[in-house]
RNA sequence: GUCCCUGUAGCUUAAUGGAUAGAGCAUUGGAUUGCGGAUCCAAAGGUUGGUGGUUCGACCCCACUCAGGGACG
Numbered sequence: 001g002u003c004c005c006u007g008u009a010g011c012u013u014a015a016u017g018g019a020u021a022g023a024g025c026a027u028u029g030g031a032u033u034g035c036g037g038a039u040c041c042a043a044a045g046g047u048u049g050g051u052g053g054u055u056c057g058a059c060c061c062c063a064c065u066c067a068g069g070g071a072c073g
Stems, first nucleotide, its partner, number of pairs: 001072007010025004018056001027043005049065005
């Protein structure tokens, strides 16, 4: 340099172009307990890496770009 793969919550991840992007762990509050742990209930936490485009509608399709990984030279 060319090509390919990946990027969604603090971490691991789901979502066939269609309603307010869901879940587990972790965190916080509560119940329970002599105190904890475990268990149960609830809450908070997301610019879906970024910008633009296509579309009535984009996490999903397209272009560029950023980061990580890989193949070839």
Transfer RNA from a Candidatus Levyibacteriota bacterium, 73 nucleotides, folded computationally.
The coordinates come from a structure-prediction model, not an experiment, and the mean pLDDT is 80.
It matches the Rfam family "tRNA". It is annotated as a transfer RNA.
NCBI's taxonomy places the organism under Bacteria, Bacteria candidate phyla, Candidatus Levyibacteriota.